[in-house]
Context: one part of a larger RNA
RNA sequence: GCCAGGGAGUGUAUGGGUGUGGCGAGACGGAAGUCGCAGCGAAAGCGAGUGCGCGCAACAUGUGAGGCGCCCGGUACGAAAGUGCCGCAGUCACAUCCAUCCGACCCGAAGCCUUUGUGAACUACGCGUGACCAGGACGAAGCUAGGCUAACGCCUGGUGGAGGUCCGCCACCUGUCAUGGCAUGUCCUGUUGGGUGAGUUACGGGUAGCGGCGAUAUACCAUUCGAACAAGGCAAUAGCGGGUCCCCUCUGAAGUAUCUUUAGGAUAGCUUUGGGCGAGCUUGCGCGUGCGGUAGAGCUACCGACAGAGUGCAAGGGGUCGAAAGGCCUCACACUCUUAUCAAACUCCGAAUGCAUGCGCUGCGUAGACCCCAAGAGUCGGCGAGGCUGGGUAAGCUAGCCCCGCGAGACUGCAAAGAUAGUGACUAAGGUUAAGGUCCCCAAAUCCUAAUUGAGUGUAUCGAAGGCGGGGAGUACCACAGACAGCUGGGAGGUAGGCUCAGAAGCAGCCAUCCUUUAAAAAACGCGUAAUAGCGUACCAGUAGAGGUAUUCCUUUCCGAAAAUAUACGGGGCUAAAUUAGGUACCGAUACCUUAGAGUCAGCAAUGACUGGUAAGAGGGCGUUCGGCGCGCCUAGAAGCAUGCGCGAAAGCACAUGUGGAGCGCGCUGUAGGGAAUAUCCUGGU
Numbered sequence: 001g002c003c004a005g006g007g008a009g010u011g012u013a014u015g016g017g018u019g020u021g022g023c024g025a026g027a028c029g030g031a032a033g034u035c036g037c038a039g040c041g042a043a044a045g046c047g048a049g050u051g052c053g054c055g056c057a058a059c060a061u062g063u064g065a066g067g068c069g070c071c072c073g074g075u076a077c078g079a080a081a082g083u084g085c086c087g088c089a090g091u092c093a094c095a096u097c098c099a100u101c102c103g104a105c106c107c108g109a110a111g112c113c114u115u116u117g118u119g120a121a122c123u124a125c126g127c128g129u130g131a132c133c134a135g136g137a138c139g140a141a142g143c144u145a146g147g148c149u150a151a152c153g154c155c156u157g158g159u160g161g162a163g164g165u166c167c168g169c170c171a172c173c174u175g176u177c178a179u180g181g182c183a184u185g186u187c188c189u190g191u192u193g194g195g196u197g198a199g200u201u202a203c204g205g206g207u208a209g210c211g212g213c214g215a216u217a218u219a220c221c222a223u224u225c226g227a228a229c230a231a232g233g234c235a236a237u238a239g240c241g242g243g244u245c246c247c248c249u250c251u252g253a254a255g256u257a258u259c260u261u262u263a264g265g266a267u268a269g270c271u272u273u274g275g276g277c278g279a280g281c282u283u284g285c286g287c288g289u290g291c292g293g294u295a296g297a298g299c300u301a302c303c304g305a306c307a308g309a310g311u312g313c314a315a316g317g318g319g320u321c322g323a324a325a326g327g328c329c330u331c332a333c334a335c336u337c338u339u340a341u342c343a344a345a346c347u348c349c350g351a352a353u354g355c356a357u358g359c360g361c362u363g364c365g366u367a368g369a370c371c372c373c374a375a376g377a378g379u380c381g382g383c384g385a386g387g388c389u390g391g392g393u394a395a396g397c398u399a400g401c402c403c404c405g406c407g408a409g410a411c412u413g414c415a416a417a418g419a420u421a422g423u424g425a426c427u428a429a430g431g432u433u434a435a436g437g438u439c440c441c442c443a444a445a446u447c448c449u450a451a452u453u454g455a456g457u458g459u460a461u462c463g464a465a466g467g468c469g470g471g472g473a474g475u476a477c478c479a480c481a482g483a484c485a486g487c488u489g490g491g492a493g494g495u496a497g498g499c500u501c502a503g504a505a506g507c508a509g510c511c512a513u514c515c516u517u518u519a520a521a522a523a524a525c526g527c528g529u530a531a532u533a534g535c536g537u538a539c540c541a542g543u544a545g546a547g548g549u550a551u552u553c554c555u556u557u558c559c560g561a562a563a564a565u566a567u568a569c570g571g572g573g574c575u576a577a578a579u580u581a582g583g584u585a586c587c588g589a590u591a592c593c594u595u596a597g598a599g600u601c602a603g604c605a606a607u608g609a610c611u612g613g614u615a616a617g618a619g620g621g622c623g624u625u626c627g628g629c630g631c632g633c634c635u636a637g638a639a640g641c642a643u644g645c646g647c648g649a650a651a652g653c654a655c656a657u658g659u660g661g662a663g664c665g666c667g668c669u670g671u672a673g674g675g676a677a678u679a680u681c682c683u684g685g686u
Base pairs, nucleotide, nucleotide: 001686002685003684004683005682006681011102013100014099015098016097017096018095019094020093021092022091023090026035027034028033039046040045049071051070052069053068054067058063059062072087073086074085075084076083077082105243106242107241108240112233113232114231115230117229118228124207125206127204128203129202130201131200132199133197135167136166137165138163142159143158144157145156146155147154148153172194173193175192177190178189180188181187182185209225211221212220218227246621247620248619249618250617251616256268257267258266259265260264269379270378271376272375273374274373275372276371280364281363284361285360286359287358288357289356290355291354296349297347298346304342305341307339308337309336310335311334312333316331317330318329319328320327321326382406383405384404386402387401388400389399390398391397411422412421413420426597427596428595429594430593431592432591436587437586438585439572440571441570445584447583448582449581450580451579452578458574459573466559467558469556470555471554472553473552474551475550476549477548478547486543487542488541489540490539492516493515494514497511498510499509522537525536526535527534598611599610600609601608602607622675624672626670627669628668629667630666631665632664633663640659641658642657643656644655646653647652
C1' cells in the first nucleotide's frame, strides 16, 4: 500500500422558537408550589374599552374574526403641550431546531502543577581501599675532597637525585589532522600530542530535580537535560492543523461596513425557511425641474510657472568709474507690447455620463408584489478581463473606484487553458445556427472576383532609431513652339569694379552689384594660384525625340535582430493552404426549433412558467440494530456467500442456480452505540 472490523454533532439541566396533541381563565404537580388571568413606575404608590369609522378573507351588497385609523382609558414624567409602555389565552407533554454551563463533533501540542514516587550500574565531582607508569637524558638543594682567602666566602672535582623537566610506537590517556577504511560506530587505521602528574585506573561508598555536580561546554545527572524519569491533576488548553460516513428535490451566497481586532469574533449587509398585511411597487425609457465643477478648453479672468523685446528705476543685490557727490552696466522688481507655451492641490468658462425629485410609459403584482415579524445559516484571505485614477523605468507589480466574469459554471472555439470569444447544462431523439472554421491529421470550398508579397515574409502572439528597395494614390510645375538626362559648342566686353593690402585680378575681407555686345553669359556657385594663370558651374544654342522634376500620403520585403540538448505556424506541409478588399455556399455547441417524457411551483382542470451550482438553509425518501402489535417463510433447506438475470431517477430492491446447514422476513409503530475512502486514524491479516 491493499483487505476486514472499529472510528467523530452525544447526554443532563436551563432558556427561546416551530409543529402536534390534551385541557382551557385556567394548565400542571402526590404536595409545597410554578406559569397564566393587569399594567405603569426607581420607588412611595396609583390602577384600565363588549366606543366610532374604514376594511382583507368569508358569506354575500352589506355584515365582517383578525387588521388599520380616530376617540377614550391606566400609569410614569411634566406647569402644560405632549411623549414612553399598556388596555383578556394560557399551560402541560411529546417531537424537532437553536443558544448557554459542562470534555460538548473527533484526534493532535510544547507545557504547568502534585507525589514519605524512581534514579549517580552511564556520567560530573568529593571520600575510602588498592593497582599501574619499558628504556634513556639533563643533573637543583644538601653532603664531600682539593685549592684559594685576614674573614665572609669563592673556584674546581666528586657524591647526590630534585622536577605540573626533556627524548620516547612500553603499557595507558585521548585533544589534532586525513579527498583514509568499512557493514557509519562519539568505530577502526595512520598521524600528531601527553606519558612522576592538576597522572591513569579498579572496587566500595556519597551528593537528587524550585535539586545535585561542574578547571563554564548550559556541560553531565542511565541513548532523555535552558531544568531527569514515572504516575496523577487530564478528555489541560489550542482563535491553529487534519478528519467528519446513504440518495434525490427546491432555493442559494460572501470575501464588504463598523467595533473589537489583524490566522479570530460580534452587529449590519448578502442567504434560507415559516408567518403577517392587503395594493401598490418599478432598478429600464421619455419629458420637466433642480444639484455639480470632472473631461475638454482657457489664462491682459485670478493664481503659480515660462520664451523674447522695450520703458521705468524710489528702495534692494552684484560689477565698474570716481577723492567725494554721484554716474554707468546688470540682476531682481513694476508696467507696456509682440509672438509662443503650461498646471492634481489655477479657473472667465465648461460638457457627456451621473445623482435627486415629479409626471407619463414599460415591466412586475390579489397565482399576494412592496413592506413587516420570527427562526436557521454561511461569509469577514479573494482573484481575472475591460474602463478610470495614484505609486513605480517596468512587471504575470502595487493601492483604489465602476462594471462583467471565475470563485460556485458544464458545453463549443482559442493546439493545450480559471477568468478570453460563443453560450447559462432536467432526460431522450431529430433538425438549425453562434463564436470559430472549410489541403491532410479533422467535420466543412484545394470556392469565386481584384490586388499585394518572393522575404517561408506569413500561415495566432513583441521589436526601435537608422539604412537599401518594391507597389499604389495625390498635389505643383516643365514638355512636340521639343521638356529631363547625356553628348558637342559657346560661356564675352568696360574691368584687375572701388576700398583694403606686400599682393587681393569673379573666388582673404569691407562697400557697391552697374552698363554694353548678345542666342546666352553672375561686379560670379565650386575647385585652384604667393598673386596671375588654369578647370568646371549658372545661362544659351545644337543633337536626339516623349515623358520628366519636386513633394505629400498609403502599403510592403530586407538589414539592424544575441541564450543556453535539435528545428518549433499544434504538426504535416503551403508560393497559397500567406496578406488586403468583396462575395456565395457549407461545417460547427448541452445555444435556438420540433417531438416525447420526468420533476417543482400555481391552478379544480385545461395549461403556463421553471428545473447549472460551492459554503449554507429547507423538503421528501432508501438502508441498518433491537422492541411492541399484526401477518407470514423455513431440514421438501433460514441467514450468509458466489454467479446470473431483472426492476427503479437514486439511495436500493426482487428473482433463479450453486454453496451453506438453522433460523428469517413483510406492514404499521417505536428505539438508537444507525450508513466511511481518506484523520502520516486504531486493531488484525496480507
Description: This is a predicted structure of a 686-nucleotide part of an RNA (large-subunit ribosomal RNA, domain II) from a Microcaldota archaeon. Taxonomically the source falls in Microcaldota (Archaea, Nanobdellati). Model confidence (mean pLDDT): 80 of 100. Rfam family: Archaeal large subunit ribosomal RNA. The family has 91 seed sequences and 2,955 matches in Rfam 15.1.